This is a predicted structure of a 1409-nucleotide RNA (small-subunit ribosomal RNA) from an uncultured bacterium. It matches the Rfam family "Bacterial small subunit ribosomal RNA". Rfam links the family to the GO terms structural constituent of ribosome and ribosome. Its mean pLDDT, the model's own confidence on a scale to 100, is 83.

RNA sequence: CGCUAGCUACAGGCUUAACACAUGCAAGUCGAGGGGCAGCGGGAAGGGAGCUUGCUCCCUUUGCCGGCGACCGGCGCACGGGUGAGUAACGCGUAUCCAACCUGCCCGGCACCCGGGGACAGCCCUCUGAAAGGAGGAUUAAUACCCGAUGCCCUCAUGAGUCCGCAUGGUCUUAUGAGGAAAGUUUUAUUGCGGUGCCGGUUGGGGAUGCGUCCCAUUAGGUAGUUGGAGGGGUAACGGCCCACCAAGCCAUCGAUGGGUAGGGGUUCUGAGAGGAAGGUCCCCCACAUUGGAACUGAGACACGGUCCAAACUCCUACGGGAGGCAGCAGUGAGGAAUAUUGGUCAAUGGGCGGAAGCCUGAACCAGCCAAGUAGCGUGCGGGAUGAAGGCCCUAUGGGUUGUAAACCGCUUUUGUUGGGGAAUAACGGCGGCCACGUGUGCCGAGAGGAAUGUACCCUUCGAAUAAGCAUCGGCUAAUUCCGUGCCAGCAGCCGCGGUAAUACGGAAGAUGCAGGCGUUAUCCGGAUUUAUUGGGUUUAAAGGGAGCGUAGGCGGGCGUUUAAGUCAGCGGUGAAAUCAUGCGGCUCAACCGUGUGUUGCCGUUGAUACUGGAUGCCUUGAGUACGGACAGGGCGCGUGGAAUUCGUGGUGUAGCGGUGAAAUGCUUAGAUAUCACGAAGAACUCCGAUCGCGAAGGCAGCGCGCCGGGCCGGGACUGACGCUGAGGCUCGAAAGUGCGGGUAUCAAACAGGAUUAGAUACCCUGGUAGUCCGCACGGUAAACGAUGAAUGCUCGCUGUGGGCGAUACAAUGUCCGUGGCCAAGCGAAAGCGUUAAGCAUUCCACCUGGGGAGUACGCCGGCAACGGUGAAACUCAAAGGAAUUGACGGGGGCCCGCACAAGCGGAGGAACAUGUGGUUUAAUUCGAUGAUACGCGAGGAACCUUACCCGGGCUUGAACUGCAGGUGCAUGGUGCAGAGAUGUGCCUUUCCUUCGGGACUCCUGCGGAGGUGCUGCAUGGUUGUCGUCAGCUCGUGCCGUGAGGUGUCGGCUUAAGUGCCAUAACGAGCGCAACCCCUCUCCACAGUUGCCAUCGGGUAAUGCCGGGCACUCUGUGGACACUGCCGCCGCAAGGCGUGAGGAAGGUGGGGAUGACGUCAAAUCAGCACGGCCCUUACGUCCGGGGCCACACACGUGUUACAAUGGCGGGUACAGAGGGCCGCGACCGGGCGACCGGCAGCCAAUCCCGAAAUCCCGUCCCAGUUCGGACUGGAGUCUGCAACCCGACUCCACGAAGCUGGAUUCGCUAGUAAUCGCGCAUCAGCCAUGGCGCGGUGAAUACGUUCCCGGGCCUUGUACACACCGCCCGUCAAGCCAUGAAAGCCGGGGGCGCCUGAAGUCCGUGACC
Repeated sequence: CGCUAGCUACAGGCUUAACACAUGCAAGUCGAGGGGCAGCGGGAAGGGAGCUUGCUCCCUUUGCCGGCGACCGGCGCACGGGUGAGUAACGCGUAUCCAACCUGCCCGGCACCCGGGGACAGCCCUCUGAAAGGAGGAUUAAUACCCGAUGCCCUCAUGAGUCCGCAUGGUCUUAUGAGGAAAGUUUUAUUGCGGUGCCGGUUGGGGAUGCGUCCCAUUAGGUAGUUGGAGGGGUAACGGCCCACCAAGCCAUCGAUGGGUAGGGGUUCUGAGAGGAAGGUCCCCCACAUUGGAACUGAGACACGGUCCAAACUCCUACGGGAGGCAGCAGUGAGGAAUAUUGGUCAAUGGGCGGAAGCCUGAACCAGCCAAGUAGCGUGCGGGAUGAAGGCCCUAUGGGUUGUAAACCGCUUUUGUUGGGGAAUAACGGCGGCCACGUGUGCCGAGAGGAAUGUACCCUUCGAAUAAGCAUCGGCUAAUUCCGUGCCAGCAGCCGCGGUAAUACGGAAGAUGCAGGCGUUAUCCGGAUUUAUUGGGUUUAAAGGGAGCGUAGGCGGGCGUUUAAGUCAGCGGUGAAAUCAUGCGGCUCAACCGUGUGUUGCCGUUGAUACUGGAUGCCUUGAGUACGGACAGGGCGCGUGGAAUUCGUGGUGUAGCGGUGAAAUGCUUAGAUAUCACGAAGAACUCCGAUCGCGAAGGCAGCGCGCCGGGCCGGGACUGACGCUGAGGCUCGAAAGUGCGGGUAUCAAACAGGAUUAGAUACCCUGGUAGUCCGCACGGUAAACGAUGAAUGCUCGCUGUGGGCGAUACAAUGUCCGUGGCCAAGCGAAAGCGUUAAGCAUUCCACCUGGGGAGUACGCCGGCAACGGUGAAACUCAAAGGAAUUGACGGGGGCCCGCACAAGCGGAGGAACAUGUGGUUUAAUUCGAUGAUACGCGAGGAACCUUACCCGGGCUUGAACUGCAGGUGCAUGGUGCAGAGAUGUGCCUUUCCUUCGGGACUCCUGCGGAGGUGCUGCAUGGUUGUCGUCAGCUCGUGCCGUGAGGUGUCGGCUUAAGUGCCAUAACGAGCGCAACCCCUCUCCACAGUUGCCAUCGGGUAAUGCCGGGCACUCUGUGGACACUGCCGCCGCAAGGCGUGAGGAAGGUGGGGAUGACGUCAAAUCAGCACGGCCCUUACGUCCGGGGCCACACACGUGUUACAAUGGCGGGUACAGAGGGCCGCGACCGGGCGACCGGCAGCCAAUCCCGAAAUCCCGUCCCAGUUCGGACUGGAGUCUGCAACCCGACUCCACGAAGCUGGAUUCGCUAGUAAUCGCGCAUCAGCCAUGGCGCGGUGAAUACGUUCCCGGGCCUUGUACACACCGCCCGUCAAGCCAUGAAAGCCGGGGGCGCCUGAAGUCCGUGACC
């Protein structure tokens, strides 16, 4: 803040503007200090009026009394109450000290209170001002003021003594000198109440000190009264608090100074604790009172409701001048998300004054408002199932849920309501008595006084009566369904929901949680061991300084003695109360309250002495020194050498050289390159050379010499802990770079040219300057890396290598230091590290705390500059990152396959046509399929039908199916009329069964179902395509790994194959492979008609035609065969090889069926099924016609060709597989033919349909042809209701393009390609050149795996994982956000110097009174 709201108790309530305030109240009191008398009451006196002549009233006078405004005086006003601005401080907390101090009222004690004097208010008079007020004069009292006296004592000065203290020093005693008091009042009252001095006490205050007390070092130096001294002033008191003089100190990396922020504490919240955060209420302390300054009074103030001054603001004003201070209680405005009544009472508690009564008290106690907190109570309890109705949901004739919930029955009465009763909080004190005595105390008696409050509480009446909501329901997080919505509206704390089936949006129903509240927001702690003291890290995640030396600091070997600082223990003091914990108790309980106990800490004291520290003595192993020995590319300097490069001179020599992937620029006939000789220059040091050596790191390499440094080894002479680390600091520090001066052979930024390229400010080439080299100086950074700080100790081993020592037989082998590899334990997130640790420990330093912004900006420091060091924030993201895993990918690697390439054969792409698609068109050209994996695909038959599309005409329980009810008696058939038909309307004909109730069937009416090729293939089933017939994909157990996961499945060999063999932390198994199945090839057995015909017989013009037979072919069934079985060679084996044998077939013989886990949200809602949505006189259905056949174009798939390996004519041979009664149709006849007319046979191994290429003969002679057949004209045939849109076929005529096809691309490895015909399904017919099958003829080629495509296995890299069609970088219009800079302008803060200078304090003046 939103929604909601019954009661009670307790506690709380401007977190913002220390912003401004109207009004009222919040501090007075004392007459027993005083003078007085304005007002009030009374008395007295005088006058007057009324009149019941002693009463009332009025006026005047009188302080006489009660009292008392104002005044003098006393006490109080310094408390109580508020606020948190300021303050980082002795402010606060804690502890200690004051021998350096004060303290009114109060308590105890001692002593005293004598004498005198002059004023000022008030009152009165005068003057003045608008007011506030002021001025003058006169008079006056006191417990006001002043003077004198006295001095127990006090103070000061000087002297003597006693005792004490940590020190300065102090207490006490005493002597002398000086100084210092007072107040009265009233009464019956002396000893009441007061007054004065001093001592002591109490309380309160003042001061000093130790320790503690936020952030920034991008604040590193600060400081002149500053630090100290001695002297003075001042103060209650110490002190540079102040002053003059003297000294030059003081503070600071253990954080001074500066800046920012902030009242502190008890405590509060959180947390296991350690911590972190906070400081509201209550208590303590501090500070403040509009802002700043100042003092006065006083015991106490520098004073919230006092004074003065200055400033701002507000108000009054006669414009001259005045008044004010809510951060007291209420209240108002303002600010703000936000915080209350202009209440009651002094009854209690407490305070001030007073002798007291009493007065005052917005302190306080109460009440009011506010769910803002905590606690308690209630909104009912029991029974009640036709589990009511209604709602919601579902698999919906039924069930579930709301839900014992309701109704209904019984009961109770807190709260509420009616009526009544009714507290405690009250004790003191006051009043009275006169009892007691010590005369102001005690005792006794009576019993005034209650705001809250007629409240709490008790009794009583009525009656379930008056009382439940809020949030949530995807996970975290308890709780789910429906509808609506459709990345819209919206949700969201994080992840994330929403794009038509949303448990996440909105509503509903239900559920869950909490409940007089529930959610939200803000803030704090927790979780976060995510700042790590408890309790983290730094090879690769953020993080080791580039390296060394070394200051401060931190840490430090062995044995003693001592001390007792740290440490430990006992005791004492303190640690306020409240809070907190706990025992007990009081409100009916609880919250709340009361009472007792406890409480880390600090201080003191007494002990302990292991450890750390201090002091001291000793030791040698740490460290160092000396001696001996060898070692190295350690550093610096000086010499010196050869090869190479370039240049110069000369010779030889001729046309190119050079360079590249290929070139060109460049050089060269003026003689290059090449080659020889000589000369010059500068730079670098081949081989040796090596995970070899040296150095702290950077780094160091020809050879020699000199100088310097270093570690190592040896024995053990010397010192005696001398050590380790190291913030700052200092030094060194590759390359590039800078300054000055040299040098310059090579190479080479920049630059130029040539290439490459879309471009190429690059890679390549030709040149080339700084630079590269030397000296001096600067700079100070690197992937300055082992991405691993230094030091010390400890913890299995194996194996190399450099240096030294020991040993030696040529050994084996030992030891120290260094440098490598591999491993145990251990560590590690893993990779890995592993005596050279990243293991186990100790010490010190450095560094880290999500990514980006950013190693940037600002500031500071350094630098000649370049730049370096230090080093943020705003803003933004929900990650960034490490290691490893599985995949996928790579213009990574290895191995291997496939008509993948290559080698071949034939095609496509060009032509015409057919067909499909896109596009366009159209009333409609229905719909789907779209890379491979759509496009002769769904469709295996669109003239009507099909048909889903379009136009038009009809129907509405509907064209089809079905349940019920009622009615009708038809239906059907024949035949008219209208109509395009559907349909409408006539005529004729009339049904079956029956138990006579009726039923079947048709039609009509009504009710309930219908119907939809409408949408969603991204809601689905089923089916299918593809990777791919690729060799893979997994499981159980075991083992390995923190885990993902791995192993198995890897490796070697082999295979068509994850096929097998061997090896093996794996052993087995499953789905795939293979095999089993079908066809085919050979043989055998059985069977033998419709098949066959060898033998026998018969017969014909001829034919298995017939008898017969089943041998053969064939058909059908069953079986055999092939397994690397045999031989040889190779191989461990598996297996491979061979013109091997045998065999019909040989290494899977050929073909088919068979498609693992999965991928493509692949295809199909139009084959079917199905969820949801949609239509219902229409998105359903019937009918006629049209369309699906359109046609400038584009693509796919095909057909036919372009011809002579051919066309045409004639002759002629041989299949297989199928189909056939609405059929196939022999044969005969007709027709040129399609076909027609007859008709045999066949429901089929019986009859029918049946080849072509081939072969033979002839012709054509290379041509747009005797090639090719499109298109067109004519004439026909057939199917069908009907061939116009829109059928096929036949004949005649016509005779287009096309002469082998660009880039590119497809198929095929053998009975294959190519080529030839035949059949079938669908079907009335057919647009079939398609599809599915069948046989005939029948090739070529494969060196090989570099390359293209696809795939398999192993391996490697990865920042990819919707996985390379990935990921990802930079720039950019406009807008927005944040931040920086900016000429200048405005404002604020601080320091220093100077000018003016209020109030006030102090001092001065022989001021004035």